The prediction has a mean pLDDT of 82. Transfer RNA from Tumebacillus lacus, 76 nucleotides, folded computationally. Lineage of the source: Bacteria > Bacillati > Bacilli > Alicyclobacillaceae > Tumebacillus. It matches the Rfam family "tRNA". Rfam links the family to the GO term triplet codon-amino acid adaptor activity.

[in-house]
Parts: sequence; C1' cells; structure tokens
RNA sequence: GCGGUCAUAGCUCAGUUGGUAGAGCACCACCUUGACAUGGUGGGGGUCACAGGUUCGAGUCCUGUUGAUCGCACCA
Repeated sequence: GCGGUCAUAGCUCAGUUGGUAGAGCACCACCUUGACAUGGUGGGGGUCACAGGUUCGAGUCCUGUUGAUCGCACCA
C1' cells in the first nucleotide's frame, strides 16, 4: 500500500424484515444480618466510533474518515 472483519452502558456482549435501544456483571439505595458475604426489591448510567447520504422512519442500508484486528504485497 491492497483486501476482509469489527466499533452498541464502566466491562463482556445481544439487538430477528429498517418501526419504543437491551441482558449479564459492575455501581447506588433499601430489605435481609450483631456485622460481613450471599440473596431479594428498586434505581441511575447511551452522541449505537465520527461525518454525510437514502428513507415517513437508520444501531441496522449506502459513501467517506478514524481506530482495532487478520491476511496479502512491498522494503530491509
């Protein structure tokens, strides 16, 4: 340099045909305990990497950019 894959909550990841953004863990409060752990109930937390396009409507489709990763090529 060329090509593939990936980017969603603090972490690990779902998201079905384009139609209300979710789970587990973590965090906070309360209950439970003499206290802790475990357990239970509830709650907070999102620029769906960034920019643009298509559409009545985009996390999802298209283009570009950035980053990560894999392969190939080049140099030595």